The prediction has a mean pLDDT of 82. The RNA shown here (small-subunit ribosomal RNA) has 1555 nucleotides and comes from a metagenome. RNAcentral holds the sequence, with entries from SILVA.
[in-house]
RNA sequence: AGAGUUUGAUUCUGGCUCAGAACGAACGCUGGCAGCGUGGAUUAGGCAUGCAAGUCGAACGAGAAGCCGCGCGUUCAAUUCUUCGGAAGAGAACAUGCGGUGGAGAGUGGCGGAAGGGUGAGGAACACGUGGGUAAUCUACCUCUGAGUUCGGGAUAACCUUUCGAAAGGGGGGCUAAUACCGGAUGCGGUCGUCUGUCGCAUGGCAGGCAGAUUAAAGAUGGGGACCCUUUGGGGCCUGUCGCUUAGUGAGGAGCCCGCGUCCCAUCAGCUUGUUGGUAGGGUAACGGCCUACCAAGGCUUACGGGUAGCUGGUCUGAGAGGAUGACCAGCCACACUGGGACUGAGACACUGCCCAGACUCCUACGGGAGGCUGCAGUCGAGGAUCAUUUGCAAUGCGCGAAAGCGUGACAAUGCGACGCUGCGUGGAGGAUGAAGGCUUUCGAGUUGUAAACUCCUGUCAUUCGGGAAAAAUAAACUGGCCCCUAAUAUGGACCGGAAUUGAUGGUACCGAAAGAGGAAGCCACGGCUAACUCUGUGCCAGCAGCCGCGGUAAUACAGAGGUGGCAAGCGUUGUUCGGAUUUACUGGGCGUAAAGGGUGCGUAGGUGGUAUCGUACGUCGGACGUGAAAGCCCAUGGCUCAACCGUGGAAGGUCGUCCGAAACUGCGGUGCUAGAGUACAGGAGAGGAGAGCGGAAUUCUUGGUGUAGCGGUGAAAUGCGUUGAUAUCAAGAAGAACACCGGUGGCGAAGGCGGCUCUCUAGAAUGUUACUGACACUGAGGCACGAAAGUUGGGGGAGCAAACAGGAUUAGAUACCCUGGUAGUCCCAACCCUAAACGGUGUGAACUUGGUGUGGAGGGUAUUGACCCCCUCCGUACCGGAGCUAACGCGUUAAGUUCACCGCCUGGGGAGUACGGCCGCAAGGCUAAAACUCAAAGAAAUUGACGGGGGCCCGCACAAGCGGAGGAGCAUGUGGCUCAAUUCGAUGCAACGCGAAGAACCUUACCAGGGCUUGACAUGCAGCUGCACGUCCGGUGAAAGUCGGAUUCCUUUGAGGGUGCUGCACAGGUGGUGCAUGGCUGUCGUCAGUUCGUGCCGUGAGGUGUUGGGUUAAGUCCCGCAACGAACGCAACCCCUGUGUUUAGUUGCUACCGCAGGUGAUGAGCCUGCGGGCACUCUAGACAGACUGCCCGUGUAAGCGGGAGGAAGGUGGGGAUGACGUCAAGUCAGUAUGUCCCUUACGUCCUGGGCUGCACACGUGCUACAAUGGCGGGUACAGUGAGAAGCAAAGCCGCGAGGUGGAGCAAAUCUCCAAAACCCGCCCCAGUUCGGAUUGGAGUCUGCAACUCGACUCCAUGAAGUUGGAUUCGCUAGUAACGGCGCAUCAGCUACGGCGCCGUGAAUACGUUCCCGGGCCUUGUACACACCGCCCGUCACAUCAUGAAAGCCGUCUGCACCCGAAGUCGCUGUACCAACCCGCAAGGGAGGAAGGCGCCGAAGGUGUGGGUGGUGAUUGGGAUGAAGUCGUAACAAGGUAGCCGUAGGGGAACCUGU
Repeated sequence: AGAGUUUGAUUCUGGCUCAGAACGAACGCUGGCAGCGUGGAUUAGGCAUGCAAGUCGAACGAGAAGCCGCGCGUUCAAUUCUUCGGAAGAGAACAUGCGGUGGAGAGUGGCGGAAGGGUGAGGAACACGUGGGUAAUCUACCUCUGAGUUCGGGAUAACCUUUCGAAAGGGGGGCUAAUACCGGAUGCGGUCGUCUGUCGCAUGGCAGGCAGAUUAAAGAUGGGGACCCUUUGGGGCCUGUCGCUUAGUGAGGAGCCCGCGUCCCAUCAGCUUGUUGGUAGGGUAACGGCCUACCAAGGCUUACGGGUAGCUGGUCUGAGAGGAUGACCAGCCACACUGGGACUGAGACACUGCCCAGACUCCUACGGGAGGCUGCAGUCGAGGAUCAUUUGCAAUGCGCGAAAGCGUGACAAUGCGACGCUGCGUGGAGGAUGAAGGCUUUCGAGUUGUAAACUCCUGUCAUUCGGGAAAAAUAAACUGGCCCCUAAUAUGGACCGGAAUUGAUGGUACCGAAAGAGGAAGCCACGGCUAACUCUGUGCCAGCAGCCGCGGUAAUACAGAGGUGGCAAGCGUUGUUCGGAUUUACUGGGCGUAAAGGGUGCGUAGGUGGUAUCGUACGUCGGACGUGAAAGCCCAUGGCUCAACCGUGGAAGGUCGUCCGAAACUGCGGUGCUAGAGUACAGGAGAGGAGAGCGGAAUUCUUGGUGUAGCGGUGAAAUGCGUUGAUAUCAAGAAGAACACCGGUGGCGAAGGCGGCUCUCUAGAAUGUUACUGACACUGAGGCACGAAAGUUGGGGGAGCAAACAGGAUUAGAUACCCUGGUAGUCCCAACCCUAAACGGUGUGAACUUGGUGUGGAGGGUAUUGACCCCCUCCGUACCGGAGCUAACGCGUUAAGUUCACCGCCUGGGGAGUACGGCCGCAAGGCUAAAACUCAAAGAAAUUGACGGGGGCCCGCACAAGCGGAGGAGCAUGUGGCUCAAUUCGAUGCAACGCGAAGAACCUUACCAGGGCUUGACAUGCAGCUGCACGUCCGGUGAAAGUCGGAUUCCUUUGAGGGUGCUGCACAGGUGGUGCAUGGCUGUCGUCAGUUCGUGCCGUGAGGUGUUGGGUUAAGUCCCGCAACGAACGCAACCCCUGUGUUUAGUUGCUACCGCAGGUGAUGAGCCUGCGGGCACUCUAGACAGACUGCCCGUGUAAGCGGGAGGAAGGUGGGGAUGACGUCAAGUCAGUAUGUCCCUUACGUCCUGGGCUGCACACGUGCUACAAUGGCGGGUACAGUGAGAAGCAAAGCCGCGAGGUGGAGCAAAUCUCCAAAACCCGCCCCAGUUCGGAUUGGAGUCUGCAACUCGACUCCAUGAAGUUGGAUUCGCUAGUAACGGCGCAUCAGCUACGGCGCCGUGAAUACGUUCCCGGGCCUUGUACACACCGCCCGUCACAUCAUGAAAGCCGUCUGCACCCGAAGUCGCUGUACCAACCCGCAAGGGAGGAAGGCGCCGAAGGUGUGGGUGGUGAUUGGGAUGAAGUCGUAACAAGGUAGCCGUAGGGGAACCUGU
């Protein structure tokens, strides 16, 4: 830092997706150790159990157990005495009383339970943050200072007793204490009142004075020399400490107020009655409608309403600005089962306090009670998901206490979880035969891989053993010294020392020793993005996928494996946030065509604003001070072995506050100016607007005349009109609407829009000239006005036109296009509607920035008598174009250039300009305007193609002009179909169909039936066996193949080899699949003239240029021009045949000429044959010549073209071979080759027989005909290409013939096979024939092992259809078509009438390029690119999904009205009741308190009526999506009626029609 994805490719716009970082995470696989962190995000759901707030005896009374002492009682009892009955009795046990000690548990009282801890429900708020204010305040404990601490009193818990209750818990009576409670005194002070001074910021603050009123207290404990009292315990007194009271002060804390900041929705636009303010009062610590009464009528406006949310320091991300977030830690707030309320207190409306109501749970004797884990653990539930019912108060802190100390789930620790961060380890070095195994393989090898084994080491972590009170701990109390208080060496306090004690973690960290590589590696990915590739399996299946997309038999994309890459005790996935995304654009975007300029103007608020000067200091800039908590981030440094982590210091951080300063710019205030803007004046221009009047042409209608059979309409028709007289024509009249020519990218208007002429009224702009005002300006959210057409309402009007409608055509249909009619409407008045592709698809205003050409208006100049022309200025309007801009197209002083001001609008496509809500409208409808869901695109411009029922140019037997055919018949042949055991397979528009097949009776043969063989019919190798083979012969069986049996039998260098057979193993074999895995070959466009490249140039780029243009050509052939210059593959030429000539050669060819011989004839001529010469000619086959627009004329710049000459041949002479880049996944795996898959006693192979020939039918290609240009009979003439040895075969003979016999000659210019039509003569005489020959019967010939299925040919007989062929269609432009025969390949023979060649005879026609078909070039449009056999629209039908409406139904939130009214504060009342104080001897009274009652308010609840929101809902509306449904074909090309916008009507649907 970017990348992938729209296209055939490109640039742009634009969305989607990825790579990064992060997390209180979860899930999957895996898991060694340690340190530090972190862990209920969901149900603020419910909770069993234990613990989480106590402490003080130095405030107070009382005081259990235990112990001690004393007394008494009972029992036992050593012992002693004894009257022997018994008595005494140390001592023991038990019970009990008293005292002491002891101090549990409870109580009174004090302080603390308002902290600490938890959670984030609520709350959009002074809740939080930040900065201020409090002169409007409070503050327990703590600090400092001043003063005081006096005299009394009456109660009450506990306790005792009694009583109610199941319990919880009460009631009555009696006793008692205090630092509990009450009264009095004193008053430094405080408060109230008043005065003075001073200060300030308005109310006021502070200090001081004055007289009066009012207002306090509590003791506890330690020590003590004298003196006093004493109940002998102690007290007074002195002193210390701790308390108490009062006043002030500080610190910390708290309350209240204010400026600024703090989410979304306007489809929430108006809200408000304590509401806003005042007066008075109440209330509070305190200001205040905080509350009440009265008065006034105000107040607020992003209010009000709805949704969501704890806020912040910070955290994550980011370059930053920002965006998201608020776990842990820290600050603040709020809450404590839900709702309400107060009490106590310094502080609460109180998490583990109280009262009430409600829900829930538990106990109950049914009467009534109890409870609140959002404290720490833990449990259930819900959930994808979050731990131990652990240890300890040792440390830190907090509460109480004088202190010891006690308490503390705060906290400190440990445990669990890879949840995160960090560190360490799982070994190190050497080690090639590159081991084995795995995988791959081109079979050679490669790779895993120095990896392992093996050798030598090391010892972290883990394990075992040992050490380890090392560090984390200093204190109080005790004790020594010194200082202070004091009468004091007591005590107490401060400081310095001494000795001792105290550890949950933990026998842990750490250290040492021992042993042994021993205990310790996985996860994900490997098509591109994105680092990393192969094999196998699968076969659009199974599956993958973040996006693009993979998978339909060769998958680097699925699954497995090997290998590789990445990270690593983790790795992936999922979710979420930021980033990338400049994709909300402040930094930092846009709006002509991609999404986006409001239809247009006027104008309010707002925003912005010319020039000069003075002032001010709001913005702005500078400095100082304050603050911005700590932690965090950053920097430095230090401590844990390092790091994470932690300590110390610094820096940084605000739109903050205060003060001082500056004055350029902005703002504000003052005074000016005239360049912006405006006013006045002048003469012109104009379809600007409104009203009234007038006019002619045309149309229709009416009347009359003339006139007769049609008119009208169309592609063609018909409907329609017309003999009741139309159309046509003439005249007259009526009516309504619109204004030809002028007329013009001319004019005017803000836009919509405005067009005959005249008049009246009226608005604006431009030009010119001075004068005036003096910034009065620009823009403009809301608002107001105008606003085509269609449409609506009412009233008129209605000629023409014309939705709807009717009819006629067209058509498969035709709800259309076309035609004939025709109503709303179109017109006028009045009122609505308010939309258009309302477009320059371009908001308004201002400034600046090269030009050219037209045109409208005004003015000026020169000139003129005056004009015109010409020149200049301003305004408008149009074209071209420079710089610049733009993705490009294009714009370009009328900007889309460069800037400023203001407004409007956009943020992927669809859903949708739709639903719901609101506003407007009579309605139609308009304005505003979503979401769910769905897709990975939708789009703009340009490029190359392709296509067009677009255009231009050109070519071709393409049409036309001709000749002959096909399509009808019969037959042949191929194909389809059908049939069959099989009718083998392939070829299928042109470009399959007499094609593969240049030859299916067997074979071929691949098909079918049956019978056989299994290393095989064929090849190679290895091993073993035999010395036999093979072969031949014989026999059995059989349809044959085969099989069974018998006989015979090798060579040789003696190594065992060769050959062969058998057995076995490798393998053979396959016309089995895939031509969509391939090679090769072929067809086709097309022998069409095209297809490209290098360099340069143009373009951001795809790409263009070249190759286009003007000519020309058969041709991208050539010429000219040209930002192109060259080149390649094609074209042409070079090659072959043919046409002319020359030359060479002369056998098997030729024979003019010469000679000879023979035959014939007449011994002639002549002819024929042969021979010898010969090579002249023909011919054969080599070489060469020839033709090049070379020459002439015309034309043209040239290329070239037209004509001519010469020439055998003339403009590529004719023909052939030759087929560019490419297209059709064209054809062929069955010609061969070949990857891969499949079969292996069979899908191989052999054999017999059958089939490929099968026949209701359809098509293609041919042959023969239908006849007289003919048929038949007779006669007679002339070729060339070729073939020939298992061959061609002559002569001769036989047969009517096919043929037979025969065998000369010939491996062939020698021999053999060889013409027909034509020509001549005759017959036939237009007929199903003397045409035609199918079919059938019979008889034969030939080939062959064999002609039944299933051969060809011959003869005799038979004698079918057919009398020239519908629509349609094929070939051919000259030695061509047509007609005629001949040859050859294949081949035993033949289905050949086919194919390939050859010669003979030998025409007609082409005006021309409008049309059909195909092609080439240029251009144009395009929504096509699989490229028109394209794309694509809507209804209907089916399935799925989300959503709107809907009678209703169900929840939830909430407003208003009313009812009921708990607790409780407040107010009033209050004689049930009451100790303290007062009066009083007392009784009693007073002051004061207070139960109860009443009242206001008041939660929950109830009733009624609204609103918001959510769910559901028969039915219903459209929408989206879905390989192969139906109907049409609306759009894209002129899309076949150009399309589209608004509107209205109509129609199955796309749509059609009007305007």